[in-house]
Order: sequence, then structure tokens, then C1' cells
RNA sequence: GCGGCCGUCAGGAGAGUGCUUCCGCCCCGGAAGCCGCCGAAGGCGCAGGCGCACAGCCGAACGCUCAGGCACCAAGGACUGACAAGCAUCC
Repeated sequence: GCGGCCGUCAGGAGAGUGCUUCCGCCCCGGAAGCCGCCGAAGGCGCAGGCGCACAGCCGAACGCUCAGGCACCAAGGACUGACAAGCAUCC
């Protein structure tokens, strides 16, 4: 110094107030099942790249929806910006 991980703050989308059953502080909420959906936690696949390598690593668009999510609120949220500086690798 490049990139990665971690912390705080701010911003941050998509998709059903669906049906049934049970429960509760009782038309409100929670759980389960079924059907229909979403992609931006995570995960998987793939073009391609590094690599002697059928090892291993990285891995965009796109896809899969296992997981997660689908009125508002809350939570989560890839990613972006700011702050604080810490960790390990490499040069």
C1' cells in the first nucleotide's frame, strides 16, 4: 500500500392483511399445515480467471429457491456512505 474480516451510525428493495386448524391477554396477535409468490442474510449451480493438476481457490451477469422472507410496525437485509481504529495474509 491493495484487497479481506470485525465495530458504530445513516440510507436500503421485492413478494398474499390468502385459506384452514389450534392457542392466547380474543376480529387483534402467535404457532402449524396447504396453495401462491420474492431475492438483497446465508447456501448451491454456471461463464470465466489463478493453478502442473481430473486438486484447490476466486467467481460477474443469470439461474435454483435448501434456508430465509411476503399488510403496517418491528426484526433481518446484499449493497452504499461516514466514523473509529483493530485483526490476519500478501506486496
About this RNA:
The RNA shown here (Glycine riboswitch aptamer) has 91 nucleotides and comes from Ramlibacter pinisoli. The prediction has a mean pLDDT of 80. The model forms 89% of the base pairs in the Rfam consensus. Lineage of the source: Bacteria > Pseudomonadota > Burkholderiales > Comamonadaceae > Ramlibacter. It matches the Rfam family "Glycine riboswitch aptamer". Its family is annotated with glycine biosynthetic process in the Gene Ontology. RNAcentral holds the sequence, with entries from Rfam.